RNAcentral holds the sequence, with entries from ENA. A computed fold for a 74-nucleotide RNA from a Pirellulaceae bacterium, annotated as transfer RNA. Rfam family: tRNA. By type it is a transfer RNA. Rfam links the family to the GO term triplet codon-amino acid adaptor activity. The source organism's lineage runs through Bacteria, Planctomycetota, Planctomycetia, Pirellulales and Pirellulaceae.

RNA sequence: AGGGGAGUAGCUCAAUUGGUCAGAGCACUGGUUUCCAAAACCAGGGGUUGCGAGUUCGAGUCCCGCCUCCCCUG
Numbered sequence: 001a002g003g004g005g006a007g008u009a010g011c012u013c014a015a016u017u018g019g020u021c022a023g024a025g026c027a028c029u030g031g032u033u034u035c036c037a038a039a040a041c042c043a044g045g046g047g048u049u050g051c052g053a054g055u056u057c058g059a060g061u062c063c064c065g066c067c068u069c070c071c072c073u074g
Base pairs, nucleotide, nucleotide: 001073002072003071004070005069006068007067010026011025012024013023019057028044029043030042031041032040050066051065052064054062
C1' cells in the first nucleotide's frame, strides 16, 4: 500500500428483507430475607448504536468519507 472482518449500556453480546418503545445476561443501586454477609427473590437507574455526511415517510441496519482494533497479501 491492497483485501476481508469488527465497533450497540461499565463488560460480553442480540436486534428477522429498513418499520411498533434499541433489548438480554453479568455488573451497579434500592428493597425483602439474615445476628452480619453471601446466595436467592422483587424493583430500579444506565445508550446521541465509533465520528461525520447522504438516501428514505422512516436508518443500529443501505451508500460515501474518516478513526480505532483484528486477520490476510505484498
Model confidence (mean pLDDT): 81 of 100.